[in-house]
Overview
Transfer RNA from a Sphaerochaetaceae bacterium, 72 nucleotides, folded computationally.
RNA sequence: GUCCCUUUCGUCUAGUGGUUAGGACAACGGGUUUUCAUCCCGUCAACACCAGUUCGAUCCUGGUAGGGGAUG
Numbered sequence: 001g002u003c004c005c006u007u008u009c010g011u012c013u014a015g016u017g018g019u020u021a022g023g024a025c026a027a028c029g030g031g032u033u034u035u036c037a038u039c040c041c042g043u044c045a046a047c048a049c050c051a052g053u054u055c056g057a058u059c060c061u062g063g064u065a066g067g068g069g070a071u072g
Stems, first nucleotide, its partner, number of pairs: 001071007010025004018055001027043005048064005
């Protein structure tokens, strides 16, 4: 240089065009406990960016950026 894959709460991850964007752990608040831990309840928090297609985009297309890989 060329080509391929990937990017979703703090972390890991589900989601094949109409979802309240779900789950686990973490954090925070409360309950239980003499205290801590465990356990229970609740809360917070996310679609990398810019365009396009579509009535409608996390999802499809193009580009940009980050990460990973193959090849010379």
It matches the Rfam family "tRNA". By type it is a transfer RNA. The organism belongs to Sphaerochaetaceae, within Bacteria.